[in-house]
Context: one part of a larger RNA
RNA sequence: CUGGGCGUAAAGCGCACGUAGGCGGACUGAUCAGUUAGAGGUGAAAUCCCAGGGCUCAACCCUGGAACUGCCUUUAAUACUGUCAGUCUAGAGAUCGAGAGAGGUGAGUGGAAUUCCAAGUGUAGAGGUGAAAUUCGUAGAUAUCUGGAGGAACACCAGUGGCGAAGGCGGCUACCUGGACCGGCACUGACGCUGAGGUGCGAAAGCGUGCGGAGCAAACAGGAUUAGAUACCCUGGUAGUCCACGCCGUAAACGAUGUCAACUAGCCGUUGGGAGGAUUGGCUGUUCGGUGUCGCAGUUAACGCAUUAAGCUCUCCGCCUGGGGAGUACGGUCGCAAGAUUAAAACUC
Numbered sequence: 001c002u003g004g005g006c007g008u009a010a011a012g013c014g015c016a017c018g019u020a021g022g023c024g025g026a027c028u029g030a031u032c033a034g035u036u037a038g039a040g041g042u043g044a045a046a047u048c049c050c051a052g053g054g055c056u057c058a059a060c061c062c063u064g065g066a067a068c069u070g071c072c073u074u075u076a077a078u079a080c081u082g083u084c085a086g087u088c089u090a091g092a093g094a095u096c097g098a099g100a101g102a103g104g105u106g107a108g109u110g111g112a113a114u115u116c117c118a119a120g121u122g123u124a125g126a127g128g129u130g131a132a133a134u135u136c137g138u139a140g141a142u143a144u145c146u147g148g149a150g151g152a153a154c155a156c157c158a159g160u161g162g163c164g165a166a167g168g169c170g171g172c173u174a175c176c177u178g179g180a181c182c183g184g185c186a187c188u189g190a191c192g193c194u195g196a197g198g199u200g201c202g203a204a205a206g207c208g209u210g211c212g213g214a215g216c217a218a219a220c221a222g223g224a225u226u227a228g229a230u231a232c233c234c235u236g237g238u239a240g241u242c243c244a245c246g247c248c249g250u251a252a253a254c255g256a257u258g259u260c261a262a263c264u265a266g267c268c269g270u271u272g273g274g275a276g277g278a279u280u281g282g283c284u285g286u287u288c289g290g291u292g293u294c295g296c297a298g299u300u301a302a303c304g305c306a307u308u309a310a311g312c313u314c315u316c317c318g319c320c321u322g323g324g325g326a327g328u329a330c331g332g333u334c335g336c337a338a339g340a341u342u343a344a345a346a347c348u349c
Base pairs, nucleotide, nucleotide: 004320005319006318007303008302012317014201015200016199017198021194022193023192025088026087027086028085029084030083031082033081034080035077036076037075038074039073040072041071042070049065050064051063052062053061054060091191092188093187095184096183097182103177104176107173108172109171110154115149116148117147118146120144121143125136126135162169163168206247207246208245209244210243215241216240220236221235222234223233258316261313263311266294268292269291270290271289272288273287274286276284277283298305299304322349323348324347331342332341333340334339
């Protein structure tokens, strides 16, 4: 390379947009580049293969044939692919109308709770645990009540509910704004799919500068436990968690399942629409889009999957090739750093 694979055995890039490239709907005509057939030329010799022959055999050597799967020229064929021209509407898009949604950015605003501060009432405990102690408290704590400050998060609603490409998104209000779905259509006319490089987005932690800091809480300190206890438990507590701007670019970034499209029994939920039928019950069947639980065919090593496929086909990309060494070393690129990314070998079983 071929072949075989990628839910759990090694293997789907975290996700998208998109360049080159690859692939691409229906019909008609033209062309004959690919394709197919015939003919001609060439494809040195040796080698390989086959049939003979020569060295006593063999290796070796000689003769002949075949082959050299290729290339060029030419004559035809025209279904398919390509190319050119024209047409179409089932893909894709545009347009109009209606509804759904924690989709996004910035702004404003609300109540509960924790903590702190001030004042009142009030008195000896409070707190914490398996039990305790560290800790707080007669300088008046805990409890209770009134007022105030400040930060962070939004109980109930809440739902294998919704939205988003993924990460993710949840009090309320309005502005701005993205996408999807449904229904109509007399528009465009294949404008599509995928996507090496590339670009952007990307939880938490971490980093830089500057704010902020209620609660929680790595590190750290103390008290316990214990043979010890650098832990689990308790009392404290700093980075951090929050905000702005800039980096980082990784996660069991998971459905451990790449994207697009077609086809292949059903039943039962739930969610967003549409058009009905029966009738005013909140009924019934149907259709399009999502999201679940089962289940047939099929598939799978099994588990399981099963119209949201891991079934049956197709397109393009990514990735795998025994375990360890190792996602390491070296080098490159990126980064302020932490490190990320690309990525071996010796050796060993």

Predicted 3D model of a 349-nucleotide part of an RNA (small-subunit ribosomal RNA, central domain) from an uncultured prokaryote. RNAcentral holds the full RNA, with entries from ENA. Model confidence (mean pLDDT): 88 of 100.